Bacterial RNase P class A from Leucobacter tenebrionis, 381 nucleotides, folded computationally. The gene name in the source record is rnpB.

[in-house]
RNA sequence: AUGGGCCGGCGGACGGUCGCGUCGCGGAUCGCUUCGGCGGUGCCGCGCCGAGGAACGUCCGGGCUGCACAGAGGAGGACGGUGGGUAACACCCACCCGGGGCGACCCGCGAGAAAGUGCAACAGAGAGCAGACCAGCCUUCUCGGCGCAGCCGGGAAGGUCCGGGUGAAAGGGUGGUGUAAGAGACCACCGGCGUUCGUGGUGACACGGGCGGCCAGGCAAACCUCGUCCGCAGCAAGGUCAGACAGCAGACGUCGACGCUCCUCGCCGAGUCUGCGGGUAGACCGCUAGAGGGUACUGGCAACAGUGCCCCGAGAUAGAUGACCGUCACCGGCCGGUUCGCCGGCCGGCACAGAACCCGGCGUACAGCCGGCCCAUUCCC
Numbered sequence: 001a002u003g004g005g006c007c008g009g010c011g012g013a014c015g016g017u018c019g020c021g022u023c024g025c026g027g028a029u030c031g032c033u034u035c036g037g038c039g040g041u042g043c044c045g046c047g048c049c050g051a052g053g054a055a056c057g058u059c060c061g062g063g064c065u066g067c068a069c070a071g072a073g074g075a076g077g078a079c080g081g082u083g084g085g086u087a088a089c090a091c092c093c094a095c096c097c098g099g100g101g102c103g104a105c106c107c108g109c110g111a112g113a114a115a116g117u118g119c120a121a122c123a124g125a126g127a128g129c130a131g132a133c134c135a136g137c138c139u140u141c142u143c144g145g146c147g148c149a150g151c152c153g154g155g156a157a158g159g160u161c162c163g164g165g166u167g168a169a170a171g172g173g174u175g176g177u178g179u180a181a182g183a184g185a186c187c188a189c190c191g192g193c194g195u196u197c198g199u200g201g202u203g204a205c206a207c208g209g210g211c212g213g214c215c216a217g218g219c220a221a222a223c224c225u226c227g228u229c230c231g232c233a234g235c236a237a238g239g240u241c242a243g244a245c246a247g248c249a250g251a252c253g254u255c256g257a258c259g260c261u262c263c264u265c266g267c268c269g270a271g272u273c274u275g276c277g278g279g280u281a282g283a284c285c286g287c288u289a290g291a292g293g294g295u296a297c298u299g300g301c302a303a304c305a306g307u308g309c310c311c312c313g314a315g316a317u318a319g320a321u322g323a324c325c326g327u328c329a330c331c332g333g334c335c336g337g338u339u340c341g342c343c344g345g346c347c348g349g350c351a352c353a354g355a356a357c358c359c360g361g362c363g364u365a366c367a368g369c370c371g372g373c374c375c376a377u378u379c380c381c
Base pairs, nucleotide, nucleotide: 001377002376003375004374005373006372007371008370009369010368012328013327014326015325016324017323018322020050021049023047024046025045026044027043028041029040030039031038032037052352056363057362059361060360061359062358063357064234065233066232067231070264071263076230077229078228079227080226081095082094083093084092085091096110097108098107099106100105111225112224116223117222118219119218133164134163136160137159138158139157140156141155142154143153144152145151146150172190173189174188175187176186177185191215193212194211195210196209197208198207199206200205238285239284240283241282247276248275249274250273251272252271255269256268258266259265292311293310294309295308296307297306298305299304330349331348332347333346334345335344336343337342
């Protein structure tokens, strides 16, 4: 220099005009008044503040709130290498194993397929206690030829997984023994699997030795098995005040409502459940300072944790946070100049998106940029 990998950050600035929301102050106006004030308002003025890195999707986890809460088994759901982090997680960090890359590094819904059931398109002869389609080898029978104890050629029946072919996948590899020819049929070594012992590691696991049977295919995001965890609902939760209205019918009640189901058990003895109908939908609380952020130090490989200091003024409710203009910054194109470093002018662009109880994650969208570390190749010193 070129190409690439990983981590982190920003995502416009200033001014003017008009407008919107919360709050504060002043006014206007209405009501009450013990005449000091108090309360209200889709009203006016002034002032402060007023979206995000994803506020998004609402996919996980938690806080919070209400209801339930008593045990065991069951049903249902989620998760799944190991160790750690955390309030918790399906998240994060480190490591292990498998796969990919020359490499930095990346990818993996990573328990169990030698418990059981099930599934596998197309191709192919055969696809789950495999399979003779082609070429070959061998045996038996048969026909023919010849130079006739035999050899050669054709046909039929069978044997054989050594080669080919199909496929994502065809039931280990090499060498030998064996056989009519062959074959883990048998043997040795290698690979892999199971088991056991030793060493190292917290562990997943790695390395090494012994033994075993000759090899055990894939899918569990199919049922299933094993292990761990899990009450239900959600701020339209829930509470207070004000206002409005109309209740009726049925079921069960010394037996059974209710508690996800069943069993036991508990509780209650007046209600519980179901159906139909009627009314309201206003104000306030919840509501935003929190598992918050920054920085320094300490511990830790890291995620993260601890301590000190500092910082942090959206809270709407049909939903405010906007529109236009100017200057600058940034990016692109064109033109001109140039001391080749850049400078000037004109035009265009400036994303994705937007709070609604609050946090931690994940996923997705995004114009234009910035910083750091590392890898490969090439060149120069």

Source information: RNAcentral holds the sequence, with entries from ENA. It matches the Rfam family "Bacterial RNase P class A". The family's RNA type in Rfam is ribozyme. Of the family's consensus pairs, 94% are formed in the model.